[in-house]
RNA sequence: CACUUAUCGUGAGCGGUGGAGGGACUGGCCCUGUGAAACCCAGCAACCCGUGAAAAAGAAUAUUUUCUUUUUUGCAAGGUGCUAAUUCCUGCGAAGGAUUCUUAUUGAAUGCUUUGGGAGAUGAGGA
Numbered sequence: 001c002a003c004u005u006a007u008c009g010u011g012a013g014c015g016g017u018g019g020a021g022g023g024a025c026u027g028g029c030c031c032u033g034u035g036a037a038a039c040c041c042a043g044c045a046a047c048c049c050g051u052g053a054a055a056a057a058g059a060a061u062a063u064u065u066u067c068u069u070u071u072u073u074g075c076a077a078g079g080u081g082c083u084a085a086u087u088c089c090u091g092c093g094a095a096g097g098a099u100u101c102u103u104a105u106u107g108a109a110u111g112c113u114u115u116g117g118g119a120g121a122u123g124a125g126g127a
Base pairs, nucleotide, nucleotide: 001126003125004124005123006122007121008120013041015040016039017038021031022030023029025091027089028088042083043082044081047079048078050075051074052073053072054071055070056069057068058067059066060065087119092116093115094114095113096112098110099109100108101107
């Protein structure tokens, strides 16, 4: 940082420094001097690494056993990450209801539910 892939309804501080912003962007709606961002400490989680157990398949081996892969599960020293609100909701499309207006066939607007996508974030690859 063009790209690939997995995850994004769980979890986590009544601490210290700091002093006015923050929630990526749009429109909303929120948090914040009862103290924002940032830093430190603490914690959460288990993506990578490490490590233990169980099962299955395969390979090697004279017996015995060893090795590899996959799945499930435990721990948490290391590399990241995270610690308001579902990624806070939403942007583009599909389906189904609802309300309002209308020239009452129909069309338009608003909003709701479900769902696909986009965008974004993080990890692991990759360049």
A computed fold for a 127-nucleotide RNA from Salipaludibacillus daqingensis, annotated as SAM riboswitch aptamer (S box leader). The organism belongs to Salipaludibacillus, within Bacteria.